[in-house]
Context: one part of a larger RNA
RNA sequence: AACGAACGCUGGCGGCAGGCUUAACACAUGCAAGUCGAGCGCCCACUUCGGUGGGAGCGGCAGACGGGUGAGUAACGCGUGGGAACCUACCUAGUAGUACGGAAUAGCCCUGGGAAACUGGGAGUAAUACCGUAUACGCCCUUAGGGGGAAAGAUUUAUCGCUAUUAGAUGGGCCCGCGUUGGAUUAGCUAGUUGGUAAGGUAAUGGCUUACCAAGGCGACGAUCUAUAGCUGGUCUGAGAGGAUGAUCAGCCACACUGGGACUGAGACACGGCCCAGACUCCUACGGGAGGCAGCAGUAGGGAAUAUUGGACAAUGGGCGAAAGCCUGAUCCAGCCAUGCCGCGUGUGUGAUGAAGGCCUUAGGGUUGUAAAACACUUUCAUUGGUGAAGAUAAUGACGGUAACCAAAGAAGAAGCUCCGGCUAACUUCGUGCCAGCAGCCGCGGUAAUACGAAGGGAGCUAGCGUUGUUC
Numbered sequence: 001a002a003c004g005a006a007c008g009c010u011g012g013c014g015g016c017a018g019g020c021u022u023a024a025c026a027c028a029u030g031c032a033a034g035u036c037g038a039g040c041g042c043c044c045a046c047u048u049c050g051g052u053g054g055g056a057g058c059g060g061c062a063g064a065c066g067g068g069u070g071a072g073u074a075a076c077g078c079g080u081g082g083g084a085a086c087c088u089a090c091c092u093a094g095u096a097g098u099a100c101g102g103a104a105u106a107g108c109c110c111u112g113g114g115a116a117a118c119u120g121g122g123a124g125u126a127a128u129a130c131c132g133u134a135u136a137c138g139c140c141c142u143u144a145g146g147g148g149g150a151a152a153g154a155u156u157u158a159u160c161g162c163u164a165u166u167a168g169a170u171g172g173g174c175c176c177g178c179g180u181u182g183g184a185u186u187a188g189c190u191a192g193u194u195g196g197u198a199a200g201g202u203a204a205u206g207g208c209u210u211a212c213c214a215a216g217g218c219g220a221c222g223a224u225c226u227a228u229a230g231c232u233g234g235u236c237u238g239a240g241a242g243g244a245u246g247a248u249c250a251g252c253c254a255c256a257c258u259g260g261g262a263c264u265g266a267g268a269c270a271c272g273g274c275c276c277a278g279a280c281u282c283c284u285a286c287g288g289g290a291g292g293c294a295g296c297a298g299u300a301g302g303g304a305a306u307a308u309u310g311g312a313c314a315a316u317g318g319g320c321g322a323a324a325g326c327c328u329g330a331u332c333c334a335g336c337c338a339u340g341c342c343g344c345g346u347g348u349g350u351g352a353u354g355a356a357g358g359c360c361u362u363a364g365g366g367u368u369g370u371a372a373a374a375c376a377c378u379u380u381c382a383u384u385g386g387u388g389a390a391g392a393u394a395a396u397g398a399c400g401g402u403a404a405c406c407a408a409a410g411a412a413g414a415a416g417c418u419c420c421g422g423c424u425a426a427c428u429u430c431g432u433g434c435c436a437g438c439a440g441c442c443g444c445g446g447u448a449a450u451a452c453g454a455a456g457g458g459a460g461c462u463a464g465c466g467u468u469g470u471u472c
Base pairs, nucleotide, nucleotide: 001471002470003469005468006467007466008465009464012344013343014342015341016340017339018337019336020302026299027298029297030296031295034061035060036059039058040057042055043054044053045052046051068255069254070253077180078179079178080177081176082175083174086172087171091168092167093166094165095164096163097162098161099133100132101131102130109122110121111120112119113118139148140147141146153160154159155158181227182226183225188218189217190216193215194214195213196212197211198210199209200208230252231251232250233249234245235244236243237242257278258277259276260275261274280291281290282289283288308334310333311332312331316330317328318327319326320325347377348376349375350374357368358367359366360365381413383408384407385406386405387404391399416461417460418459419458420457421442422441423440427456428455429454430453431452437444438443
């Protein structure tokens, strides 16, 4: 000098920030991801018979973003600079097309099982759901002859879609050089191990996987093992070099009760999806089921210690939708906390019989001290009343009757903390008597203690002041 701090005493206001560093401990409750009737059939209610509203379901897109946490990871994880063998929904630009058919299925209806979660059978039905045929400029494969592959419609009639393909943009996957903590009281490690051939697999390269062949590969320039740790931009300190650190904000990575697995999809091996196993909690009719706050609040616990079960989609942004709009604990705001930084106030001027009181005293006086009183003023902030924004662009403002402005009253409502032996700014009296106690170091205290305790006085900082901890 600094801090995501804590503790003690104290505490007026505002602005801007910050706020579980510990148990990646366990979680009651609510909310945090939906949307589309301009894809589809059906059911219900109302009806002015024109329609309107609602519901479950099929289908599409989005739930891979946004939000959280740092357990793991010493690694191409991150940082930086390169590379070639790749993918990319939505978006942009271009080219070509959008023809003819078919079979199902949910909902609904009938019926059964179950405590529930849920689930079986039968009949029948729609689609932008599914399948076939046709066509193929360009596309893919090819033994270069040939072979293969598509589509979906909707409405308010102006559009929105659908299919194939080319290019772009954006996002991502992969590889490499260099850099990236401690320990040798860890010296040897390695069989898919290292390389080759062939095949498989992948969007793609590759021992990624498999078969065969060879016997390699790494290591004192520290392999392997072990301990610790998310990395970076940055932050703190320092004249710098450096050291320490990685809260908030931003980029990347990893994780989502623990371990494993795949499905769907352009994209996941998926926080609020699925399956299996495990621990834990809950329901049960004992047959069987349900759950996952390291989302926002909140609870218990741990701890020196860290906030409201708040408001709004008004703005910014995101998802869906042609749109109106719906959703959004992202976000914007408000609440709590002197946790920090910054600003302001707690009055101003005059005022000597140097009042009273306190303290000291050589008893003369000195000091507190212009300090108070008194007189004359002012009204920041707070209080009360009124007006009242910008943020929004035609409308729409949670914040909020907020900020700001005007007026009123009255010095009125607003000062503490630490220290005073030296370092180190600031001294006396009383009490105590190696006791009680102080202390960062040196050291004070055993009867005259400027060092303990109190008082008076003084010094420093100030809505804070000290102490403790940590870093430079």